This is a predicted structure of a 154-nucleotide RNA (FMN riboswitch aptamer (RFN element)). It was read from a public genome assembly, where an Rfam model found it. The model forms 100% of the base pairs in the Rfam consensus.
[in-house]
RNA sequence: AAAGUUCUUUGAGGCGGGGCGCGAAUCCCCACCGGCGGUUACAGUCCGCAAAGGGCGCGAAAUUUUAAACGCGCCCCCGAAUCGGUGAAAUUCCGAUACCGACGGUGCAAACAACCUUAUCGGUUGUUUACAGUCCGGACGAGAAAGGAGUUGU
Numbered sequence: 001a002a003a004g005u006u007c008u009u010u011g012a013g014g015c016g017g018g019g020c021g022c023g024a025a026u027c028c029c030c031a032c033c034g035g036c037g038g039u040u041a042c043a044g045u046c047c048g049c050a051a052a053g054g055g056c057g058c059g060a061a062a063u064u065u066u067a068a069a070c071g072c073g074c075c076c077c078c079g080a081a082u083c084g085g086u087g088a089a090a091u092u093c094c095g096a097u098a099c100c101g102a103c104g105g106u107g108c109a110a111a112c113a114a115c116c117u118u119a120u121c122g123g124u125u126g127u128u129u130a131c132a133g134u135c136c137g138g139a140c141g142a143g144a145a146a147g148g149a150g151u152u153g154u
Stems, first nucleotide, its partner, number of pairs: 001154001003152008016030004031134002033101002035049004044099002053076007081097005103137003109129008
């Protein structure tokens, strides 16, 4: 010093203003946010990885048995950028204009049906669909990974 191994620490940000309204941090206008590694040079949008969701298998515990839940592994799924400039080098910097954001909950949206209404308008009820990157929840979780300490042996 490389490598192995044990323990340990760290490991995601953001609704402020206005509009309509009985009511919206969810609608509309503006605003605001950006995990980890890599890449000739700094990346939400390049190449990969992680979390969420779905499926399958295995395990352990428990049990009369099975299932759920739990742990592990594998598979599936997994968003979005262009132009100009500088430069040896940048889809990464500078300038301009764009775009994207899991699952569940929460709406002032829509459609259909029935009923009320003479009828229209409108209203009530039911069903279905839609509805938050920033709020609440799983999550004081998990984790890509980064660091520290010890140890082994070359």